[in-house]
RNA sequence: AUCCAUGAUAGAGGCGCGGCCGACAAGAGUACCGUUUGCGAAAGGUCCGGGAGACCGGAACGGGAAAGGGGACGCCGCCGAAGGGAACGGCCGCCCGAAGCCGUCUCCCUGGGCGAACGGAGAACAUCCGUCCGACUGUCGCGGGAGACCGCGGAGAGCUGUCGUGAUG
Numbered sequence: 001a002u003c004c005a006u007g008a009u010a011g012a013g014g015c016g017c018g019g020c021c022g023a024c025a026a027g028a029g030u031a032c033c034g035u036u037u038g039c040g041a042a043a044g045g046u047c048c049g050g051g052a053g054a055c056c057g058g059a060a061c062g063g064g065a066a067a068g069g070g071g072a073c074g075c076c077g078c079c080g081a082a083g084g085g086a087a088c089g090g091c092c093g094c095c096c097g098a099a100g101c102c103g104u105c106u107c108c109c110u111g112g113g114c115g116a117a118c119g120g121a122g123a124a125c126a127u128c129c130g131u132c133c134g135a136c137u138g139u140c141g142c143g144g145g146a147g148a149c150c151g152c153g154g155a156g157a158g159c160u161g162u163c164g165u166g167a168u169g
Base pairs, nucleotide, nucleotide: 001168002167004166005165006164007163008162009161010160011159014079016078017077018076019075020074024070032063033062034061035060036059038046039045047058048057049056050055082110083109084108085107086106087104088103089102090101091100111137112136114134115133117131118130119129120128121127139154140153141152142151143150144149
């Protein structure tokens, strides 16, 4: 000194990731509460559900939640942040159990967010997850260009800086 290898450490990506809080939407004008009492213009006409029966519910009007599931803003911690799948374990009552929820020192997948379609979870047109497609974005490699930049390809086990060690010269 380097198309090099390896370890440590510091960083970058941006509608970036996770956690906490929780305005608010939805749940729902539902449950429930109060008043009047079903339906029918009417007729000793007459329906449904519950109850042995007495009887209760149905309709109208007035009032009117909550839980589980979400979540803006803000705050905190971060940049394999994290998410998903498999397997395994757990979710107190006699046993088993799909789904759901929680967890994991294991293995696998995903660079990142956005949008469409489809599938899954869900009460849901909330929200979340997956697959695929599209453009976008950071990054590295290859090719092109004076340059701005363009094309193609790759994956976070990546990329950039610094330091150490090794290898080669």
Source information: Predicted 3D model of a 169-nucleotide RNA (Lysine riboswitch aptamer). The coordinates come from a structure-prediction model, not an experiment, and the mean pLDDT is 80.